[in-house]
Molecule: Bacterial RNase P class A
Organism: Spirosoma sp.
RNA sequence: AAUAUGAGUUGGCUUAUCGCGUCUGAGUAAUUGGGCGAGGAAAGUCCGGGCAGCAUAGGGCACCCUACUUCCUAACGGGAAGGCGGGCGGUUGGGAACGGCCGUUCGACAGCUAGUGUCACAGAGAAUAUACCGCCGAAAGGUAAGGGUGAAAAGGUGGGGUAAGAGCCUACCGCCCACUGGGCAACCAGCGGGGCAGGAUAAACCUUAGGGGCUGAAAGACCAAAUAAGCGUCGGACGUGGAGCGGCUCGUUUCCGUUUCGGGACAACUCUUCGGGGGCGGUCCGGAUGUCGGCGCGGGUAGGUCGAACGAGGUGGCCGGUGACGACCAUCCCAGAUAAAUGAUAAGCCAUUCGGUGCAAACCGGAGGACAGAACCCGGCUUAUAGACUCGUAUUGCAA
Numbered sequence: 001a002a003u004a005u006g007a008g009u010u011g012g013c014u015u016a017u018c019g020c021g022u023c024u025g026a027g028u029a030a031u032u033g034g035g036c037g038a039g040g041a042a043a044g045u046c047c048g049g050g051c052a053g054c055a056u057a058g059g060g061c062a063c064c065c066u067a068c069u070u071c072c073u074a075a076c077g078g079g080a081a082g083g084c085g086g087g088c089g090g091u092u093g094g095g096a097a098c099g100g101c102c103g104u105u106c107g108a109c110a111g112c113u114a115g116u117g118u119c120a121c122a123g124a125g126a127a128u129a130u131a132c133c134g135c136c137g138a139a140a141g142g143u144a145a146g147g148g149u150g151a152a153a154a155g156g157u158g159g160g161g162u163a164a165g166a167g168c169c170u171a172c173c174g175c176c177c178a179c180u181g182g183g184c185a186a187c188c189a190g191c192g193g194g195g196c197a198g199g200a201u202a203a204a205c206c207u208u209a210g211g212g213g214c215u216g217a218a219a220g221a222c223c224a225a226a227u228a229a230g231c232g233u234c235g236g237a238c239g240u241g242g243a244g245c246g247g248c249u250c251g252u253u254u255c256c257g258u259u260u261c262g263g264g265a266c267a268a269c270u271c272u273u274c275g276g277g278g279g280c281g282g283u284c285c286g287g288a289u290g291u292c293g294g295c296g297c298g299g300g301u302a303g304g305u306c307g308a309a310c311g312a313g314g315u316g317g318c319c320g321g322u323g324a325c326g327a328c329c330a331u332c333c334c335a336g337a338u339a340a341a342u343g344a345u346a347a348g349c350c351a352u353u354c355g356g357u358g359c360a361a362a363c364c365g366g367a368g369g370a371c372a373g374a375a376c377c378c379g380g381c382u383u384a385u386a387g388a389c390u391c392g393u394a395u396u397g398c399a400a
Base pairs, nucleotide, nucleotide: 001396002395003394004393005392006391007390008389009388010387012349013348014347015346016345017344018343020037021036022035023034024033025032026031039371043382044381046380047379048378049377050376051216052215053214054213063212064211065210066209067208068082069081070080071079072078083109084107085106086105087104088103089102090101091100092099093098110207111206115205116204117201118200119199132147133146134143135142136141155173156172157171158170159169160168174196175194176193177192179190180189181188182187220306221305222304223303230297231296232295233294234293236292237291238290239289241261242260243259244258245257246256247255262271263270272288273287274286275285276284277283313332314331315330316329317328319326320325350369352367353366354365355364356363357362
């Protein structure tokens, strides 16, 4: 330097004109001035919190979630640091089994030594091993050392031992237990003991420890055309008693029609009810009641306002901490719609790429500038992303 790979940062800039949203100023108005106007993911809506409403004595069960340790945080299934284990690369100790160190990367990494269950195929056997081949033995039988099966086969290597074998014995390695020391802890180191008991599976039930009330901005609060029930008020209008028949009706005491009777004043006509005036009345005055009407309350649809833009806020400095992060100081105000604005054009620049000229530096001309797009807010995770930059590692080439 190139290529590959991993991690991180950035992800076009400036000006002008026109246009759009919002805030604000001038003007009676037409119109016009000024400020601000997407992202690192605004995305998926996966996790956590704020906020809001509803629910809620206290406790338990059930259900769901989390799961090495400590720390960070408002909180988290997120992050930081550490521990342990696995893979890969390098190096190193040992005869071997098996280790040490360095780098890098990955891990749902509590408990199958609480209990219960399950373990296909292959295999003799998958956990009470009835021994398939083999080995030993005359046989009975012994034998888990060798072969073979499998993801996994009852610790491994060397030696002794034996009929053949076997932790049967022994040294080392591995494992388990206790003690001592270190560490907040996960865990580590040392020393002693035990021949070794423990196949896999908890992403099987389960156990242990911790956590969880439900809903979700279409939450919710307020104003409020229209409209029903209900309530109040006003005073404008109105009010037909008994019986029969017919009609409507599923039916009726209601309603409609008709006949008759009654009150009043004979007829026509008239008729809620109480009190009073008046000689009496169907008249006059007042009240009650019913129906209709007006107004108001009520209720809350359409519509509108708030929620909703100053916040676990950004930037810079400094201090503490290995770090995530935290304290302090200074400074800044930074989109806000509700059918939803944030765009287009031109010029110059910036990298990129193509063509041409040129030894080169460079110049001329052209092309395109990723993923995507706020909708209550915030912290994470995940996914998408042309190009550029920084750092690490590996390989190759060149130079010293």